Background
SAM riboswitch aptamer (S box leader) from Akkermansia muciniphila, 125 nucleotides, folded computationally. The model forms 97% of the base pairs in the Rfam consensus.
[in-house]
RNA sequence: CACUCAUCCAGAGUGGCAGAGGGACUGGCCCGAUGAAGCCACGGCAACCGGUUGAACCGACCGUUCGACGACCAGGUGCCAAAUCCAGGUUGGGCCCGCGGGUGCGGGUCUGGCGCAGAUGAGAA
Numbered sequence: 001c002a003c004u005c006a007u008c009c010a011g012a013g014u015g016g017c018a019g020a021g022g023g024a025c026u027g028g029c030c031c032g033a034u035g036a037a038g039c040c041a042c043g044g045c046a047a048c049c050g051g052u053u054g055a056a057c058c059g060a061c062c063g064u065u066c067g068a069c070g071a072c073c074a075g076g077u078g079c080c081a082a083a084u085c086c087a088g089g090u091u092g093g094g095c096c097c098g099c100g101g102g103u104g105c106g107g108g109u110c111u112g113g114c115g116c117a118g119a120u121g122a123g124a125a
Stems, first nucleotide, its partner, number of pairs: 003123006013042005021031003025088004043080003048076002050073005058067003084117001089114011
C1' cells in the first nucleotide's frame, strides 16, 4: 500500500521550541502572528484490543467454559476547533422558479435513505 469486519451528529488542552501554514483530495466554508504544521513535556477524553468482575436472562454448548450484555481499570493503540466541518455519486420527499398546449423537463433550496472516499481499531495474507 491493497483485503475483511466494526465504528465515525458524544467526549477531551495547557506550557515550551518553532515560525506559515492547516482542516486527506476537489469545491465551499472555516481555523491561523491574540501564533498554523511539526517536535517535546505534562494533562485529559474514550473504550476498539487487553485486564478484573457480575444476579438473572439469551446463544454456543456442556466446561461450572466461551460468546453476548452490564460495571470498573487504563496496559496496547487512538483521539483532544467546527457531525468525518459541509458537499461530491445515486435515489425518495417538501417548497419555489423557469420552459413546454396534457401526467413532463430543467434549475434552486430544505430534508431523508443507500453508497463513494477518508480516518481509527481489530483481523487476515